[in-house]
Context: one part of a larger RNA
RNA sequence: GAUUGAACGCUGGCGGCAUGCUUAACACAUGCAAGUCGAACGUGAAAGUACCUUCGGGUGCGAGUAGAGUGGCGGACGGGUGAGUAAUACUUAGGAAUCUGCCUUGUAGUGGGGGACAACCAGGUGAAAACCUGGCUAAUACCGCAUAAGCCCUACGGGGGAAAGCAGGGGAUCUUUCGGGACCUUGUGCUAUAAGAUGAGCCUAAGCCGGAUUAGCUUGCUGGUGGGGUAAUGGCCCACCAAGGCGACGAUCCGUAGCUGGUCUGAGAGGAUGAUCAGCCACACUGGGACUGAGACACGGCCCAGACUCCUACGGGAGGCAGCAGUGGGGAAUAUUGGACAAUGGGCGAAAGCCUGAUCCAGCAAUGCCGCGUGUGUGAAUGAAGGCCUGCGGGUUGUAAAGCACUUUCAGGAGCGAGGAAUGAUUAUAAAUUAAUACUUUAUAAUUUUGACGUUAACUCCAGAAGAAGCACCGGCUAACUCCGUGCCAGCAGCCGCGGUAAUACGGAGGGUGCAAGCGUUAAUC
Numbered sequence: 001g002a003u004u005g006a007a008c009g010c011u012g013g014c015g016g017c018a019u020g021c022u023u024a025a026c027a028c029a030u031g032c033a034a035g036u037c038g039a040a041c042g043u044g045a046a047a048g049u050a051c052c053u054u055c056g057g058g059u060g061c062g063a064g065u066a067g068a069g070u071g072g073c074g075g076a077c078g079g080g081u082g083a084g085u086a087a088u089a090c091u092u093a094g095g096a097a098u099c100u101g102c103c104u105u106g107u108a109g110u111g112g113g114g115g116a117c118a119a120c121c122a123g124g125u126g127a128a129a130a131c132c133u134g135g136c137u138a139a140u141a142c143c144g145c146a147u148a149a150g151c152c153c154u155a156c157g158g159g160g161g162a163a164a165g166c167a168g169g170g171g172a173u174c175u176u177u178c179g180g181g182a183c184c185u186u187g188u189g190c191u192a193u194a195a196g197a198u199g200a201g202c203c204u205a206a207g208c209c210g211g212a213u214u215a216g217c218u219u220g221c222u223g224g225u226g227g228g229g230u231a232a233u234g235g236c237c238c239a240c241c242a243a244g245g246c247g248a249c250g251a252u253c254c255g256u257a258g259c260u261g262g263u264c265u266g267a268g269a270g271g272a273u274g275a276u277c278a279g280c281c282a283c284a285c286u287g288g289g290a291c292u293g294a295g296a297c298a299c300g301g302c303c304c305a306g307a308c309u310c311c312u313a314c315g316g317g318a319g320g321c322a323g324c325a326g327u328g329g330g331g332a333a334u335a336u337u338g339g340a341c342a343a344u345g346g347g348c349g350a351a352a353g354c355c356u357g358a359u360c361c362a363g364c365a366a367u368g369c370c371g372c373g374u375g376u377g378u379g380a381a382u383g384a385a386g387g388c389c390u391g392c393g394g395g396u397u398g399u400a401a402a403g404c405a406c407u408u409u410c411a412g413g414a415g416c417g418a419g420g421a422a423u424g425a426u427u428a429u430a431a432a433u434u435a436a437u438a439c440u441u442u443a444u445a446a447u448u449u450u451g452a453c454g455u456u457a458a459c460u461c462c463a464g465a466a467g468a469a470g471c472a473c474c475g476g477c478u479a480a481c482u483c484c485g486u487g488c489c490a491g492c493a494g495c496c497g498c499g500g501u502a503a504u505a506c507g508g509a510g511g512g513u514g515c516a517a518g519c520g521u522u523a524a525u526c
Base pairs, nucleotide, nucleotide: 001526002525003524004523006522007521008520009519010518013372014371015370016369017368018367019365020364021330026328027327028326030325031324032323035073036072037071040070041069043067048061049060050059051058052057080283081282082281090207091206092205093204094203095202098200099199103196104195105194106193107192108191109190110189111145113143114142120135121134122133123132124131125130151160152159153158165188166187167186171183173182174181175180209255210254211253216246217245218244222242223241224240225239226238227237228236258280259279260278261277262273263272264271265270285306286305287304288303289302308319309318310317311316336362338361339360340359344358345356346355347354348353375406376405377404378403386397387396388395389394410467412462413461414460415459420453424448425447426446427445428444429443430442431441432440470515471514472513473512474511475496476495477494481510482509483508484507485506491498492497
């Protein structure tokens, strides 16, 4: 000199854009943060209201609504944190022995049956959490049968092995209990398989902090054969065999640490660092384990153990903010228990839509960067008054003020008012599809609708210089000097050093210098 996720002191007008627990991976009250689908399925209230009533109630509407339940998809994403990890990490470059829901493209199929279990009803246990027994029932839930190859296994003879429907429309055809059904068509599902895309798993090499006051380490250890296991290779695991493997090019051990793109600094080489943003990894009260699933050994899932907290009828139960807010604690120190799904994105759904503390916004903080303002012009009378200095003549503050003439940014008041909006819905036309002018999809047009921010930005008008300057320093380094007080005292100080009666170095004042809504100090890096 540059820089900071900074803190502290004094001071503080506005706006834009960023940033905001670096410490206790300490403990957490409360609310919210992951749901959705009735176009998979069987069910199914109540409040209220109308009527009737034998006053007990019943019936209709509410309503096949709310609500649970079965089932599907999602919950493995998104969000947080950096404890662990010095290599199962990361970065770069390669590789072969793999899987991949949803999505895209192709091929083939979607035939015929069965028995249950929830919900519900009845009974029972329990303080609760919850659970048990019996009975009824549906499905895109579950299980067989059939069929099957370019699928799997094979000793090449053969063997194994799937599925599910649903929605709207038409009535040319058949049937009907006149409700409809069969059939046809369209859309969307389902099954098998081939490829793609995406994502993920695995292997190899090189790079990747300090310590030798850590020199030897290793027994599934190193390799082979044969098995098991896995989606897949492999001591990953096992049996047998061999005696190997690593190491001063630093093994092992100890300490420290998430890694990278980057960031800061520097002419560079380098040094330091890894907040925000992005990629990867790891973790989710601590330790262990598997289940489900395309994907987890799963933050807001399950089981076991432990510590802690809470409820209890003492028998037993419940919980996990390193999600967003917020609380206590720790600390020099770090914000609101806010608004909205309008946009972008995500989940579910055919869609409308629902959910979304992701996200977009607002609030707080000079924490940082950037911009603007706090007026402009004129104005010397013996250069006013006052202050300070003085050699008492004057000098300085100082065109500074006053006065005169203007302007009105920003803040304030009033108005006007974009853009962020693309969609969605309805109607019409055309095309595709079709037996069809239905339905559906696509395209176009018209109408209409959707904004949290928001009292938006921008613009116009109003009034009036009106509401807006401080901080540090002035011995040298280092820009800027005098007076008074003090008297080795009180004090200053980054280094040299000042202060013991004329202190430009302490304290105050006047003046000056430097930065400026900031200025200094402290800490930290180059």
Description: A computed fold for a 526-nucleotide part of an RNA from a metagenome, annotated as small-subunit ribosomal RNA, 5' domain. The coordinates come from a structure-prediction model, not an experiment, and the mean pLDDT is 87. RNAcentral holds the full RNA, with entries from SILVA.